[in-house]
Notes: Glycine riboswitch aptamer from Paenibacillus sp., 102 nucleotides, folded computationally. The RNAcentral record of the sequence draws on Rfam and Ribocentre. The source organism's lineage runs through Bacteria, Bacillati, Bacillota, Caryophanales and Paenibacillus.
Parts: sequence; structure tokens; C1' cells
RNA sequence: AUGAAGGCAGCGGGAGAGACUACCUGUAACACGGGGCGGCGCCGAAGGAGUAAGCCCUGGGGACAGGGUGAAUCUCUCAGGCAAAAGGACCUUUGCCGGACG
Repeated sequence: AUGAAGGCAGCGGGAGAGACUACCUGUAACACGGGGCGGCGCCGAAGGAGUAAGCCCUGGGGACAGGGUGAAUCUCUCAGGCAAAAGGACCUUUGCCGGACG
């Protein structure tokens, strides 16, 4: 200072997938719902893990080989989730912090 990246907080938006089910509990009983413990099916957008090019190192005359590093809304599904609510990557906007370029 017409204040970059980034961080924190608030407003707004924000997808997917069984309101599955055995048993126990609970109820006078039934139904619905809740809790516990299992089973099967499914989702990817908390978190986590994996990696292409590129770059680096080593070996080699070279071709190339081995190793390291390496992003995502991609892949996995450990975790999490599968009515609503909550949560929710990410996006818009406001305030504060911040102090790059000039």
C1' cells in the first nucleotide's frame, strides 16, 4: 500500500450409496422407533493409502536397468458413510491474521 500465496472464523451452496437383516434388549402385547452384537449388499467428497509424466541418484559406451521423489474430485475402501438431521471434499462471499510482487 487498490496487499499475492496461505491460515482462522462466520453466511450461503454442496453429491453418492439398504429407513436391509438374524439374534438379544426394550413393550402387558403387537407395530414403529432406540440400544447391543453379528451377516450380506453398496457409496467416496472427513481422514488415510497407492501412482503417471517430470526431476534426482546409482550402474552402463549406449540401448537401458535399479532406486528415490512425485498431483488429483483418478484408484483402493483401512477409517468413514448409505431416510431426515448431523457430517461433508470443494465453491462463493464477509471479517481478521498474514506480508509475496511492486